């Protein structure tokens, strides 16, 4: 430099529980290990949940529609980055 291993020192935490916050999706904190070499940062592209404000149908219940809400551990770019066993 490539890679990412039966090397070594570390490191994050899925699920589920408890407590936050929040209409919800889901954050954040404990707890806790599925699994991760970027499971660090970031909503720029696709891609996925959720549907408040708004708006449309209904006599009503109620159904759509609706992201400016979310996910970075869905894939893709951008940025930053520990370590060196093989090569």
């Nucleotide at each position: 430099a490539c890679c990412g291993u039966c090397a070594a020192g570390g490191g994050c935490a899925a699920a589920c529980c408890c407590g936050u916050c929040g209409a919800a999706a889901g954050u954040c904190g404990g707890g806790g290990a599925c699994g991760c070499a970027a499971a660090g940062c970031u909503a720029c592209c696709g891609g996925u949940c959720u549907a408040a404000a708004g708006g449309g149908c209904u006599c009503a219940c109620g159904c759509c529609c609706g992201a400016u809400g979310a996910c970075a551990g869905c894939g893709g770019g951008g940025c930053u980055g520990c370590c060196g066993a093989a090569u």
The prediction has a mean pLDDT of 86. The RNA shown here (c-di-GMP-I-GGC riboswitch aptamer) has 87 nucleotides and comes from Steroidobacter gossypii. Of the family's consensus pairs, 95% are formed in the model. Rfam family: c-di-GMP-I-GGC riboswitch aptamer. Gene Ontology term of the family: cyclic-di-GMP binding.